[in-house]
This is a predicted structure of a 481-nucleotide part of an RNA (small-subunit ribosomal RNA, 3' major domain) from an uncultured bacterium.
The prediction has a mean pLDDT of 85.
Rfam family: Bacterial small subunit ribosomal RNA. A reference for the family is Yusupov et al. (2001), "Crystal structure of the ribosome at 5.5 A resolution", Science.
Context: one part of a larger RNA
C1' cells in the first nucleotide's frame, strides 16, 4: 500500500427495533443427504446447493443397470465394385434385426443406340476416419452466480518523496450517488452515479373497424340487436407536461424546510442497465475448446428395469387445525394471455370426469371464458365437529402402441395426523404485506401445491441508530501479506 482488530468517528440498508404473516409441530407434494439396490445416470453444497440444471422421467425423453444385438458403425468427408432403394409378402424373435422372397433405378451431359460421363440414392468392400453426456471448470472460451445498483475503480500531465508511494480521490458542507458546492499543489480525463431505452399515471391532436353508443331513428322477452354516428370509454401512433420552474424562510454556495399550482413532484412508481475486481466460485452434461484415455467399446440400436427405491435427516412449498369460518341458494365486478396435425359454442346424454355434435374462428370479431374473493339469505353452535381432508376399498373418465411398476382427473364409501407449533428462523415500508382467483410457457397426457405473468380486495407500523448481520469514508494500532 492493503488486510485486519471483541480500535475510534461519520453514515447508510426490511440490519435491528415498531408492525403484520409466516417457517420450525401435523398431512401431503417437490428437492437434497443418507441408506437400500443389478442400477437407484450425473451436476449444484454456507451466505450465493437444496419446487436448482429439469419450462413436463410411463416408451422416449436417458446419459444409469440387466439382457438380446452392430463393428467404416445412428452422423460427415473421400476411393472402388454393383445396382435403385424402400414399401410389401414369408419365417425366426421381446424388439432391434436376420435369412429368404416379389418388384425396380432417377437426373443431366452425349449418341444410331438402354454405349461413355458425371451427379443423386441404395447396397457390398477397403482404409483413412467417424463416435464417445469418458476424465479434467485447477489448461481454456462463452455465459452465469456473489460482493452489489454498493459508489466507488483509476488514467495523464504536475508536484512532492532515495524509493515503495503519494497527491488528485483528502478537508467543510451536500446528496440515493466521488451528487454538487466551497476550500485545497493540483488541473483535467476516463469507467461507474445520472441522464437518453420501455411500462404506468394526467391531457391533447391523429385513427374509428372487429371497439365504443351520448343524441336521432326502428327493434326485441332481453341485448349496440339494426340504421347511423366517432361524443364517451378504448386500441395504436404523435405529442404535450415536472425543471425545485413559481412564492417565503434558512444558508457564501451546493442544498434543506415550508407554500401555491398540478394528473403527478424534488429520482413520480416500476422495469431495463451490474464499474476495476473478489470467490483457481460454478458450467468440459447447452455449445465450443487444449490435453489426456476408449475404439467388435468408454461407440451405436433394441426390449425390459432404473432415474418414483425407504428406518430415518434436512430445505421449499401447499393444505389445515375453523364461527372474520364450513355448507347451500343467489347475485355482481377483471387483466394478461392463448388458439388450425388448434380453441371449440349451443344443442342433446352423463350425478361427475367426460361424451356426442360440429357453428364460429388464423382471430379487438370466435372459442378458451362461469373470475374467485366480495356481498344478499338461510343452516351449522363449539364439538376432532356439518372443521380436516390423508389414507384405503369399489366403481368409472380422458391421454397414449402401452398407464403393473410409475399418469391424472371423476364418482360412491372411508374418514387418519391435526385444537396454532420447542430452540430458533424468514419475507414485507404501499396499491406493499396479507388474502382471492385467471393466464401462460414445457406439453399427448401428467405426478404444477412448482416457475413466470395477470388483476380483484386491501392494512399496520417505523420512537430511534444503543445491540444482530452487511456496506462505505477518514482516522489508529498490528510481530499479517
Nucleotide at each position: 500500500u492493503g488486510a485486519c482488530g471483541g480500535g475510534g468517528g461519520c453514515c447508510c440498508g426490511c440490519a435491528c427495533a415498531a408492525g403484520c404473516g409466516g417457517u420450525g409441530g401435523a398431512g401431503c407434494a417437490u428437492g437434497u443427504g443418507g441408506c437400500u439396490u443389478a442400477a437407484u445416470u450425473g451436476g449444484a453444497u454456507g451466505c450465493a446447493a437444496c419446487g436448482c440444471c429439469g419450462a413436463g422421467a410411463a416408451c422416449c425423453u436417458u446419459a444409469c443397470c440387466a439382457g438380446g444385438g452392430c463393428u467404416u458403425g445412428a452422423c460427415a468427408u473421400c476411393c472402388c465394385c454393383g445396382g435403385a432403394c424402400a414399401c410389401c409378402c414369408u419365417a425366426u424373435g421381446a424388439a432391434a434385426a436376420u435369412a429368404g422372397g416379389u418388384c425396380u433405378u432417377c437426373u443431366g451431359g452425349g449418341u444410331a443406340a438402354c454405349a461413355c460421363c458425371a451427379g443423386a440414392c441404395c447396397g457390398g468392400g477397403u482404409g483413412a476416419c467417424a463416435g464417445g453426456u469418458g476424465g479434467u471448470g485447477c489448461a481454456u472460451g462463452g455465459u452465469u452466480g456473489u460482493c452489489g445498483u454498493c459508489a466507488g475503480c483509476u488514467c495523464g500531465u504536475g508536484u512532492c518523496g532515495u524509493g515503495a508511494g503519494a497527491u488528485g480521490u483528502u478537508g467543510g458542507g451536500u446528496u440515493a450517488a466521488g451528487u454538487c458546492c466551497c476550500g485545497c499543489a493540483a488541473c483535467g480525463a476516463g469507467c461507474g452515479c445520472a441522464a437518453c431505452c420501455c411500462u404506468c399515471a394526467u391531457c391533447g391532436g391523429a385513427u374509428g373497424u372487429u371497439g365504443c353508443c351520448a343524441u336521432c331513428g326502428g327493434g326485441u322477452a332481453a341485448a349496440g340487436c339494426c340504421g347511423g354516428g366517432c361524443a364517451c370509454u378504448c386500441u395504436u401512433c404523435c405529442g404535450a407536461a415536472a425543471c425545485u420552474g413559481c412564492c417565503g424562510g434558512a444558508g457564501u454556495a451546493a442544498u434543506c424546510c415550508g407554500g401555491a399550482g398540478g394528473a403527478a413532484u424534488g429520482u413520480g412508481a416500476g422495469g431495463a442497465u451490474g464499474a476495476c475486481g473478489u470467490c483457481a466460485a460454478a458450467u468440459c452434461a447447452g455449445c465450443a475448446u487444449g490435453c489426456c484415455c476408449c475404439u467388435u467399446a468408454c461407440g451405436c440400436c433394441c426390449u425390459g428395469a432404473g432415474c418414483u427405491g425407504c428406518a430415518c435427516a434436512c430445505g421449499u412449498g401447499c393444505u389445515a387445525c375453523a364461527a372474520u369460518g364450513g355448507c347451500g341458494c343467489g347475485c355482481a365486478c377483471a387483466a394478461a394471455g392463448g388458439g388450425c396435425u388448434g380453441c371449440a359454442a349451443a344443442g342433446c346424454c352423463g350425478c361427475g370426469a367426460g361424451g356426442u355434435a360440429g357453428a364460429g374462428c388464423g382471430a379487438a370479431u370466435c372459442c378458451c371464458c362461469c373470475a374467485a374473493a366480495a356481498c344478499g339469505c338461510g343452516u351449522c353452535u363449539c364439538a376432532g365437529u356439518u372443521c380436516g381432508g390423508a389414507u384405503u376399498g369399489g366403481a368409472g373418465u380422458c391421454u397414449g402402441c402401452a398407464a403393473c411398476u410409475c399418469g391424472a382427473c371423476u364418482c360412491c364409501a372411508u374418514g387418519a395426523a391435526g385444537u396454532c407449533g420447542g430452540a430458533a428462523u424468514c419475507g414485507c415500508u404501499a396499491g406493499u404485506a396479507a388474502c382471492c382467483g385467471c393466464g401462460c410457457a414445457u406439453c399427448a397426457g401428467c405426478a404444477a401445491c412448482g416457475a413466470c405473468g395477470c388483476g380483484g380486495u386491501g392494512a399496520a407500523u417505523a420512537c430511534g441508530u444503543u445491540c444482530c448481520c452487511g456496506g462505505g469514508c477518514c482516522u489508529u494500532g498490528u510481530a499479517c501479506a